The part of an RNA shown here (large-subunit ribosomal RNA, domain II) has 689 nucleotides and comes from Gelidibacter mesophilus DSM 14095. It matches the Rfam family "Bacterial large subunit ribosomal RNA". Model confidence (mean pLDDT): 84 of 100.

[in-house]
Context: one part of a larger RNA
RNA sequence: GCCUACGAGUUACCGUUGCCAGCGAGGUUAAGUGGUUAAGCCACGGAUCCGUAGCGAAAGCGAGUCUGAACAGGGCGCUUUAGUUGGUAGCGGUAGACGCGAAACCGUGUGAUCUACCCAUGGGCAGGUUGAAGUUUAGGUAACACUAAAUGGAGGACCGAACCGGUUGACGUUGAAAAGUCUUCGGAUGACCUGUGGGUAGGGGUGAAAGGCCAAUCAAACUCGGAAAUAGCUCGUACUCCCCGAAAUGCAUUUAGGUGCAGCGUUGAUUUAUAGUUCUGUAGAGGUAGAGCUACUGAUUGGAUGCGGGGGCUUCACCGCCUACCAAUUCCUGACAAACUCCGAAUGCUACAGAAUGUUGAUCAGCAGUGAGGGCUUGGGUGCUAAGGUCCAAGUCCGAGAGGGAAAGAACCCAGACCAUCAGCUAAGGUCCCCAAAUAUAUGUUAAGUUGAAAGAACGAGGUUGAACUGCCCAGACAGCUAGGAUGUUGGCUUGGAAGCAGCCAUUCAUUUAAAGAGUGCGUAACAGCUCACUAGUCGAGCGGUUCGGCAUGGAUAAUAAUCGGGCAUAAACAUAUUACCGAAGCUAUGGAUUUAUAAUUUAUUUUAUAAGUGGUAGGGGAGCAUUGUAGUGUCGUCGAAGGUGUUCUGUGAGGGAUGCUGGAGAAGCUACAAAAGAAAAUGUAGGC
Numbered sequence: 001g002c003c004u005a006c007g008a009g010u011u012a013c014c015g016u017u018g019c020c021a022g023c024g025a026g027g028u029u030a031a032g033u034g035g036u037u038a039a040g041c042c043a044c045g046g047a048u049c050c051g052u053a054g055c056g057a058a059a060g061c062g063a064g065u066c067u068g069a070a071c072a073g074g075g076c077g078c079u080u081u082a083g084u085u086g087g088u089a090g091c092g093g094u095a096g097a098c099g100c101g102a103a104a105c106c107g108u109g110u111g112a113u114c115u116a117c118c119c120a121u122g123g124g125c126a127g128g129u130u131g132a133a134g135u136u137u138a139g140g141u142a143a144c145a146c147u148a149a150a151u152g153g154a155g156g157a158c159c160g161a162a163c164c165g166g167u168u169g170a171c172g173u174u175g176a177a178a179a180g181u182c183u184u185c186g187g188a189u190g191a192c193c194u195g196u197g198g199g200u201a202g203g204g205g206u207g208a209a210a211g212g213c214c215a216a217u218c219a220a221a222c223u224c225g226g227a228a229a230u231a232g233c234u235c236g237u238a239c240u241c242c243c244c245g246a247a248a249u250g251c252a253u254u255u256a257g258g259u260g261c262a263g264c265g266u267u268g269a270u271u272u273a274u275a276g277u278u279c280u281g282u283a284g285a286g287g288u289a290g291a292g293c294u295a296c297u298g299a300u301u302g303g304a305u306g307c308g309g310g311g312g313c314u315u316c317a318c319c320g321c322c323u324a325c326c327a328a329u330u331c332c333u334g335a336c337a338a339a340c341u342c343c344g345a346a347u348g349c350u351a352c353a354g355a356a357u358g359u360u361g362a363u364c365a366g367c368a369g370u371g372a373g374g375g376c377u378u379g380g381g382u383g384c385u386a387a388g389g390u391c392c393a394a395g396u397c398c399g400a401g402a403g404g405g406a407a408a409g410a411a412c413c414c415a416g417a418c419c420a421u422c423a424g425c426u427a428a429g430g431u432c433c434c435c436a437a438a439u440a441u442a443u444g445u446u447a448a449g450u451u452g453a454a455a456g457a458a459c460g461a462g463g464u465u466g467a468a469c470u471g472c473c474c475a476g477a478c479a480g481c482u483a484g485g486a487u488g489u490u491g492g493c494u495u496g497g498a499a500g501c502a503g504c505c506a507u508u509c510a511u512u513u514a515a516a517g518a519g520u521g522c523g524u525a526a527c528a529g530c531u532c533a534c535u536a537g538u539c540g541a542g543c544g545g546u547u548c549g550g551c552a553u554g555g556a557u558a559a560u561a562a563u564c565g566g567g568c569a570u571a572a573a574c575a576u577a578u579u580a581c582c583g584a585a586g587c588u589a590u591g592g593a594u595u596u597a598u599a600a601u602u603u604a605u606u607u608u609a610u611a612a613g614u615g616g617u618a619g620g621g622g623a624g625c626a627u628u629g630u631a632g633u634g635u636c637g638u639c640g641a642a643g644g645u646g647u648u649c650u651g652u653g654a655g656g657g658a659u660g661c662u663g664g665a666g667a668a669g670c671u672a673c674a675a676a677a678g679a680a681a682a683u684g685u686a687g688g689c
Base pairs, nucleotide, nucleotide: 001689002688003687004686005685006684011095012094013093014092015091016090017089018088019087020086021085022084023083026050027049032044033043034042035041036040054061055060064076065075066074067073098236099235101233105226106225107224109222110221116200117199118198119197120196121195122194123193124192125190127159128158129157130155134151135150136149137148138147139146163187164186165185169182170181171180202218204214205213206212239624240623241622242621243620244619249262250261251260252259253258263370264369265367266366267365268364269363270362271361275360276357277356278355279354280353281352282351283350284349290343291341292340297337298336302332303331304330308326309325310323311322312321313320373398374397375396376395377394378393379392380391381390382389403414404413405412418592419591420590421589423588424587425586429582430581431580432567433566434565438579440578441577442576443575444574445573451569452568459554460553463551464550465549466548467547468546469545470544471543472542480538481537482536483535484534486511487510488509491505492504493503517532521530522529593614594613595612596611597610598609599608600607625678627675628674629673630672631671632670633669635667636666643662644661645660646659647658648657649656650655
């Protein structure tokens, strides 16, 4: 892992609501007693309990009563009669209370054969090295001291086996081993190692102290018991079909992943109109969006005026004067606000009237679940006008929604799946191939594979293509080429110099001209030189400028080797217009099932017709199937029961029949009743493989 078996809302009592039944202003017995029986049943038993009257704390009074001084007022009642006993179903309570699951807590005991420490009594430590004190001899001293050589054999001394340990690395890691093996390493006469016997016990021991160890168990051992502890937590919770169908919100909570009440779901009963919903009209409340501010509060650009202040001058002081400083009020101008408003919508809300819809509404009662929500669009707060962020509001979808499209995809687009069909039409989106349908039509654009999904900026650029406005032009434009581009004059000033061209000034003039600036740019120390404006000739038809668009272009940078989904495409790209086709569980067609309402019908929710439905998690309601047993009933079976294993038929389904083989003795149907009543999951339990 698979298979088989087992495995979870039960039972008792109390309460409450519905349904069924008995009796009914009443209903009912309990214990017990008597009779009888196979079990059991029958009769008696009226104590009790509920109801028929309430009010008051109570005495008590009573259709009233309590409060009160009250005959007042007020509170609760009456003026409205249905209950009660049993059965059954839903739910609640008390019990283990749907099942399994803690870590823990408490109590009685058992453990120191492991290990920690202690006590008693025994045992063990190859070999080698070093050479303390002391002693002897010699030297030496007044005597000591001291020196040397021997001797001696000390030490938590040295090296290193046994022994004890466990430093390093490798292996091992379903091991040879629930801690080892190999290598290497530490101690090895000591605070050493070790045998045997004994002692200390669980909030206790022992501890050269690591919360270590106390029998592979230790921040409180193990065993049994309290005990089915408790678990607002996790997991699991078993057959079918039909109808409806949520919530993830508000308030409160030692509350935030729990719960109570409300909201939203379902079922039943009552209510049927002036209910609900939508639309239209009329009448309203309101201060948002917007807008505005010489309409307030605040904030605010520039200008004019300049109260007042600062600074300067003057003066003994007062006065006075000046100021490219600050600046009130007022005027002109521009512009801002969630906590500004002279104004002010659209929606939404309220009331009334009318129309449509046709029970969708409301109330009461039973039963819930939900109270972690999420994405998207719009209006906002917060944040960085960040987030697949967070917090509100309105809507929508997912949640609980399948189908088609977006390559793929919870919530984006289209569209809401009762069943069947080798029928048709469409939506979004598509029509070269993958891949169903146009290599469609018309006119343009793009040359970048831009593009063919979405998405790229500021800024740059004689890319290309359109539109508008405008200047010059056969009296010859624009570009090119040829020629000229002069004179007063080197204008004046400045300067060492300044001659068109360092700089300053200027009625920057005038002359000759076809035209030529007191000079556009190079250049010189200053000149010179080159060039331009301007003009003529040549050529012969268009040439410039500005603004606004379309599509392209640079800007352009990310980690597997690249991507329009791919192939690929110059259209099969982009724009505009048109026609055809494809395309879904949408719509239609044909057949069938089922629910509800209405109408008719029937012995019968039986049949028919019409209409509207039939996605669905939590959850509510309805109808059934199967299993085991009990009672009744009519049956089947050695001419072959149950069970097993094939085939076949049938029902919407759980399922049910028929039959072959096997099997060898019991079994099913129907009507009721009662449950140890349905397995895929619980790291489920046991067995097998």
The source organism's lineage runs through Bacteria, Flavobacteriia, Flavobacteriales, Flavobacteriaceae and Gelidibacter mesophilus.